[in-house]
RNA sequence: GAAGCGCGCCAGACCGUCGCUGGCACAGGGCCCGAAAGGGCGUGCUGGAGGAACGUCCGGACUGCACAGGACAGCGUAGGAGGUAACACCUCUCCACCGACAAGCCAGUCAGGGCAACCUGGGUGGCCCUAAGGUGAGGAUCAGAGCAACAGAGACGAGCCGAUUCAGUUCGGGUGAAACGGGCAAUCUCUACGCGCAGCAAUACCAAAUAGGCCAACGUUGACGUGGUUCCGCGGAGUUGGCGGGUAGGUAGCACCGAGCCGCUUGGGUGACCAGCGGCCCAGAGGAAUGGCGGUCACGCCCUGGGCUUUCGCAAGAAGGUCAGGGGUGCACAGAAUCCGGCGUAACGGCGCGCUUCACAC
Numbered sequence: 001g002a003a004g005c006g007c008g009c010c011a012g013a014c015c016g017u018c019g020c021u022g023g024c025a026c027a028g029g030g031c032c033c034g035a036a037a038g039g040g041c042g043u044g045c046u047g048g049a050g051g052a053a054c055g056u057c058c059g060g061a062c063u064g065c066a067c068a069g070g071a072c073a074g075c076g077u078a079g080g081a082g083g084u085a086a087c088a089c090c091u092c093u094c095c096a097c098c099g100a101c102a103a104g105c106c107a108g109u110c111a112g113g114g115c116a117a118c119c120u121g122g123g124u125g126g127c128c129c130u131a132a133g134g135u136g137a138g139g140a141u142c143a144g145a146g147c148a149a150c151a152g153a154g155a156c157g158a159g160c161c162g163a164u165u166c167a168g169u170u171c172g173g174g175u176g177a178a179a180c181g182g183g184c185a186a187u188c189u190c191u192a193c194g195c196g197c198a199g200c201a202a203u204a205c206c207a208a209a210u211a212g213g214c215c216a217a218c219g220u221u222g223a224c225g226u227g228g229u230u231c232c233g234c235g236g237a238g239u240u241g242g243c244g245g246g247u248a249g250g251u252a253g254c255a256c257c258g259a260g261c262c263g264c265u266u267g268g269g270u271g272a273c274c275a276g277c278g279g280c281c282c283a284g285a286g287g288a289a290u291g292g293c294g295g296u297c298a299c300g301c302c303c304u305g306g307g308c309u310u311u312c313g314c315a316a317g318a319a320g321g322u323c324a325g326g327g328g329u330g331c332a333c334a335g336a337a338u339c340c341g342g343c344g345u346a347a348c349g350g351c352g353c354g355c356u357u358c359a360c361a362c
Base pairs, nucleotide, nucleotide: 001358002357003356004355005354006353007352008351009350010349012297013296014295015294016293017292018291020048021047022046023045024044025043026042030041031040032039033038050333054344055343057342058341059340060339061338062199063198064197065196074195075194076193077192078191079093080092081091082090083089094138095136096135097134098133104127105126106125107124109122110121111120112119113118139190140189144188145187146184147183160173161172162171163170203252204251205250206249213243214242215241216240217239218238224235225234226233227232228231260280261279262278263277264276266275267274268273299330300329301328302327303326304325306323307322308321309320310319311318312317
C1' cells in the first nucleotide's frame, strides 16, 4: 500500500425568546375544584428521551392467589466447562461446515523455443488447502413409528433385470444425495435436566351519590308528610340514627442508594466476569411533558455560475481534480409509561482502534 474481517464512539453546537413538565427551597397567608379523600394556583433554583426508548421474543425483580408427598399430562432446554440474580444470553473450548489473495493441482487457450518428444511464460476457468473471521435447536435413528423432490423398473417392504449354480449359490447392473446399508429427531418418539398460575388494567389504602343488606330507637294508643295561623281536615306505614361490603373518584405502587451509573497505569482470571479504590445521584406523566420561532457556526445532499489545473483530442470540446462563492433543503431509524438483564429488528451519515493474508521498501 491492497484486499478481507472484527470492535468501539457520536447521533449537530451555541445564543435569544415564548411555552410544557418533575424535584427542591421560600411562603405558609389566601383563592379555586371536591361531600370527603385529595388535587391545583405564586416566586426562585434546578432536572427533562434512545442506541435502539421499538418488537414484546426470552430471563428476572416486585405483587396477589395457590401450594402435604409422589406420579402422569403439558411446556421448555440439550457437546464440555465457566460467568450471571437469572436466561434460550455471554465467555472459553471441542467437533463439523463456510471463508481471500498467494502457492499447489487440473482443463483448454495464446506467445516464445525445439527436428521431435516436449520445455518456458502470460492471461482465463475450475478444484483443493487454510488465515483473520463467521455459522451451527451440535444428546439418542441396535426401543418403536413416520418421511425422502427429480431421476429411476423399484425409495425403505425388500425385491427387480441379466448371467450363473445342485441350491437366492455366486457375480454384475443404469439412475440417484441415498439401492440393505444408510440418512432425517426444527415429524412423532426416547433419554437427562428444569418449570405452580396470573400479571402494574398486578396489588394496597382512603372513599361518595343511588339501590339493596344488618342493628337500635320510636311508630296504627297515628310517628311522619301536607293544607289552612295554638285546633281542625286530608293522606298515612314507616321515620330517625348507626354499621358493613362493593362502585365512581382519589392516593400509593412509581423513579428509587439500586443486580445503579462513570472512571482506574489496582488485584485475580485466556475470557465472560469478579474484587478493590475514587467520583456521581441521572426523565418520570397519567390522554400522557421533553416543544415552537429567530439568529450564528459546523456538516450532509441538490442546483448554479466562476478561477486554477490534469487526461484525451488537430480543433471544437469531453471527462475529472481542487479553491473560494451564491441559492435551496435538512428527512436516518425512531418517541419513555412499574423497573432491570438480554436477544432480535430498523437506520442517514461521520470518527476512531485492532486483526489476518499478500506485495513492495528499509
The RNA shown here (Bacterial RNase P class A) has 362 nucleotides and comes from Hydrogenophaga sp. The gene name in the source record is rnpB. It matches the Rfam family "Bacterial RNase P class A". It is annotated as a ribozyme. Its mean pLDDT, the model's own confidence on a scale to 100, is 77.